[in-house]
RNA sequence: GGUAGAGGUGCGAAUAUAAAUAGUCAUCAUGAGGAGCUGGCACGCUGUGAUUCAUGAUAAAAGGUAUACUCGCCGAAGUUCGAUGAUGGCCAAAUCAUCGUGCUGGUUGUCUAUUUAAUAGGUAGAUGACUGUCACCAAUAAUCUAUUGGUGGAGUGCUAUC
Numbered sequence: 001g002g003u004a005g006a007g008g009u010g011c012g013a014a015u016a017u018a019a020a021u022a023g024u025c026a027u028c029a030u031g032a033g034g035a036g037c038u039g040g041c042a043c044g045c046u047g048u049g050a051u052u053c054a055u056g057a058u059a060a061a062a063g064g065u066a067u068a069c070u071c072g073c074c075g076a077a078g079u080u081c082g083a084u085g086a087u088g089g090c091c092a093a094a095u096c097a098u099c100g101u102g103c104u105g106g107u108u109g110u111c112u113a114u115u116u117a118a119u120a121g122g123u124a125g126a127u128g129a130c131u132g133u134c135a136c137c138a139a140u141a142a143u144c145u146a147u148u149g150g151u152g153g154a155g156u157g158c159u160a161u162c
Base pairs, nucleotide, nucleotide: 001162002161003160004159005158008074010073011072012071013070015068016067017066018065026058027057028056029055030054031053032052036045037044039091040090041089077104078103079102081100082099083098084097085096086095087094105131106130107129108128109127110126111125112124113123114122115121133153134152135151136150137149138148139147140146141145
């Protein structure tokens, strides 16, 4: 350097169904009301009544979640920052994809912050538990290793093999 593997409530994606989103957004009608409607600009709408409020009728969707199944896998993947491209009338915001850099072994509880309709979930930080791996130390057993306990490190790692 190549190949193949292991960690387990393991990671990610697609499809279907379900709950929730929500009787919410939106449209229409009636009434009130009386000048604006956007984060900014432009376009457009508007005293033939804007934003808004109340009542009534119709009435969603996306992201996220759970289950089932399929596929790809074990830096699987996630994420800070930056760059490029796409969406968007333009800028900003936001979303998606790619690349670079840094961080994180994995799962999970609690708290804080943030996101969200959400006390679900996600992300970040702190702090515990469990677990896999390697190194070191100690004890037991026995014969080149195994078990138990403790401490520490990180996946650019570990094991096997060429």

Predicted 3D model of a 162-nucleotide RNA (Lysine riboswitch aptamer) from Veillonella caviae. Its Rfam family is "Lysine riboswitch aptamer". Its family is annotated with lysine biosynthetic process in the Gene Ontology. The sequence is in RNAcentral, with records from MGnify. Model confidence (mean pLDDT): 81 of 100.